[in-house]
RNA sequence: ACUCGGCUUGGCGAGUAUAAAUAGCCAUUAAGCCAAGCGCGUCCUUGCCCGGUGUAAAAAACCGGGCAAGGGGUUGGA
Numbered sequence: 001a002c003u004c005g006g007c008u009u010g011g012c013g014a015g016u017a018u019a020a021a022u023a024g025c026c027a028u029u030a031a032g033c034c035a036a037g038c039g040c041g042u043c044c045u046u047g048c049c050c051g052g053u054g055u056a057a058a059a060a061a062c063c064g065g066g067c068a069a070g071g072g073g074u075u076g077g078a
Stems, first nucleotide, its partner, number of pairs: 001016005006038006025077003032040001043071011
């Protein structure tokens, strides 16, 4: 100097061309290291779609996954 721990600024930490991590005060939480903002990821509700189960065949219900809208936005201590 650059890259990385969701993004921006700052902090804390790591690495050296890689993008991870047992690091980032200690634990805790699904909630990602911290603060503010965001609301990406995660969690909940609703709707639709795909697959499985179910059924005489369907439907309902259940399980897994995808998309959209809405809600909320780890907690405690040092």